[in-house]
RNA sequence: GGGCGGUUGGCGCAAUGGCUAGCGCGUUCGCUUGACGUGCGAAAGGUUAUAGGUUCGAAUCCUAUACCGCCCA
Numbered sequence: 001g002g003g004c005g006g007u008u009g010g011c012g013c014a015a016u017g018g019c020u021a022g023c024g025c026g027u028u029c030g031c032u033u034g035a036c037g038u039g040c041g042a043a044a045g046g047u048u049a050u051a052g053g054u055u056c057g058a059a060u061c062c063u064a065u066a067c068c069g070c071c072c073a
Base pairs, nucleotide, nucleotide: 001072002071003070004069005068006067007066010025011024012023013022018056027043028042029041030040031039049065050064051063052062053061
């Protein structure tokens, strides 16, 4: 330098172009317990990597950029 894949809460992931972006773990609070744990209920937490474009509508499609991984030279 070229090709391919990836980037979504603290972590791991999901999400036919269409309802308020969900799930598990974790965190906090409440109930339960003598206490911890387990169990039950609730809550907080997201610029969907960045910037443009297409569209009535974009996490999703297109372009550029950044970063990570693999392959080729």
Predicted 3D model of a 73-nucleotide RNA (transfer RNA) from a Patescibacteria group bacterium. The prediction has a mean pLDDT of 81. Rfam family: tRNA. Rfam classes the family as a transfer RNA. NCBI's taxonomy places the organism under Bacteria, Bacteria candidate phyla.